RNA sequence: GGAGUGGAUCGGGCUGUCGCCGGAUUAAUCCGGAGGAAAGUCCGGGCUCGAUAAAGCACGGUGCCGGCUAACUGCCGGGCACACUUCUGGAGACGGAUGUGUGACAGACAGCGCAACAGAAAGAUACCGCCAGCCCUUUUUGACAGGGAGCUUGCUCCAUGUGCAGGGGGGCUGGUAAGGGUGAAAUGGUGGGGUAAGAGCCCACCGCGCAGACAGCAAUGUCUACGGCAUGGCAAACCUUACCGCGAGCAAGUUUGAACAGUCAGUGUAUUGCUUGUACCGUUUCAUGUACGUGAAACAGCUGACGGGUAGAACGCGUAAACGAUCCAGAUAUAAUGGGUGGUUUAGAUGGAUGACAGCCCCUGGAAACAGGACAGAACCCGGCUUAUAGAUCCACUCCUUUU
Repeated sequence: GGAGUGGAUCGGGCUGUCGCCGGAUUAAUCCGGAGGAAAGUCCGGGCUCGAUAAAGCACGGUGCCGGCUAACUGCCGGGCACACUUCUGGAGACGGAUGUGUGACAGACAGCGCAACAGAAAGAUACCGCCAGCCCUUUUUGACAGGGAGCUUGCUCCAUGUGCAGGGGGGCUGGUAAGGGUGAAAUGGUGGGGUAAGAGCCCACCGCGCAGACAGCAAUGUCUACGGCAUGGCAAACCUUACCGCGAGCAAGUUUGAACAGUCAGUGUAUUGCUUGUACCGUUUCAUGUACGUGAAACAGCUGACGGGUAGAACGCGUAAACGAUCCAGAUAUAAUGGGUGGUUUAGAUGGAUGACAGCCCCUGGAAACAGGACAGAACCCGGCUUAUAGAUCCACUCCUUUU
């Protein structure tokens, strides 16, 4: 200097004019006003109202260990597994150290099931191959037999036949699962011995299994001894199992409440209240009465009380599982987190505020003029997760390169 991983912060600023909402103020005026995700509505709660004895069935969620939390499928730490970078031990299989990332991480001898095609065979084998025996065929060397030729008269050469040995090819029988092929996966792996050829057949190491000891709260790890030892994979298949789970939701709900309808009581109405007087005195039924009238009941009207509760109004509505600083506690430790001390108060709209204009500054492109400045707007609140995001700055770790 570059690349990668993880984490944190910012993500436009200043001034002026006018405007909107909340609060304080008699007024003037002052203070404040949309995020890291406000998005998704995927989890979990607080809060509100309703229900609720307990248990079981059904359904759903979660699933290594420990800690945290109001709670969680979240957070922090640890364990194990896998992948990758760098260094390193070993003949090899396979390890060790370090860093980063991911984990849908309970159970596969409870049951039931799936694995197409390829391949000989997919929880069970023999296609190629290797080895041994027998048979057939072919070839080479040399031996024997007779024949032929030559001549050096016992030698050489030629062909044929027989049998032995070696090689090649083919067939049958047996052994084999080391080598090769197919496949995502082939009855543990590496190396050596052994074998006719092979195989845990035997041995060493790695792995696996039972047991014991030690460390640790635990998951788990290490060591010792024994055993030739494979009863594979998939549960993001059905399933089994442990723990957990009431419902609805701020348009929840609380207070108030015009109108409207209801219940009870009273009562003919009007003139301030009471008494007297005066004026007026609805509908229906019954009784009485010649009629006018009178009485009773019901309805209507009026008054009062009580309960309901539509429109509306007020509340819920922001002092919090809040934010900053510091100390203590918290694994051995700087973790998540909890507590103490002291500081800050930081939107609350309701057809729905937080804006518009101008100038300057910052960043990007451009010679300049000029253009652009990511994703994107709170509606009860909070803890997470997921998704979108132009860029800028800082911290930690790993690796590469260069220089000293």